[in-house]
Description: Model confidence (mean pLDDT): 79 of 100. Predicted 3D model of a 96-nucleotide RNA (Glycine riboswitch aptamer) from Propionispira arboris. It matches the Rfam family "Glycine riboswitch aptamer". Its family is annotated with glycine biosynthetic process in the Gene Ontology. The source organism's lineage runs through Bacteria, Bacillota, Selenomonadales, Selenomonadaceae and Propionispira. It was read from a public genome assembly, where an Rfam model found it.

Parts: sequence; C1' cells; structure tokens
RNA sequence: GGACGGGACUCUGGAGAGUGCUCUUAAUUGAGACGCCGAAGGUGAAAGCGGAUUGUAAUCUGUAAAUCUCUCAGGCAAAUGGACAGAGACAGGCAU
Repeated sequence: GGACGGGACUCUGGAGAGUGCUCUUAAUUGAGACGCCGAAGGUGAAAGCGGAUUGUAAUCUGUAAAUCUCUCAGGCAAAUGGACAGAGACAGGCAU
C1' cells in the first nucleotide's frame, strides 16, 4: 500500500397473510376470542467429521446449514418494518 470475505451507514428494489368479529378509546387507543403468514430476531435438526462403550456391527455423545422447520417473537389496507439483492462511500484489516 492493501484484494476477497465480513462490519455498520446512505440510496434503490423488496413477498406473504382477516382495512374480519366483540368491548373500549378522540384515535388500528387499549384489550379479548378465533382464523392465517414467514423474509426482523429466535427454535429444531441431516449428511459428513470427531469421541466413548461394546466386540465387528450397533448404541450413546459432540460438532454441523438454509429461503428447510417451528410459529416463541413479529406480522395480516396504507404507513412503518422487512430476509435478500444492486450501487455508493466509510472504518478496521487478513492474504499478498
């Protein structure tokens, strides 16, 4: 000096599902009972790899991913939010 990858910031795009019902409130303000969604966050766990027991093949155990799964949280007009993607610039800094 400094890629790639990662970090936070700005801009752009960004799905799904009841503008349902009851009570309440100035007010989707607060609460309740149902029905749903998955892309904030979170849960679970496969192959593989490792370890132990036992005696040749099983059992137990650790690690191990997602847009999968669960729907805890969140959400179900618009707004807000939104995984992810693109662009921009910033800080640190590995390889080199």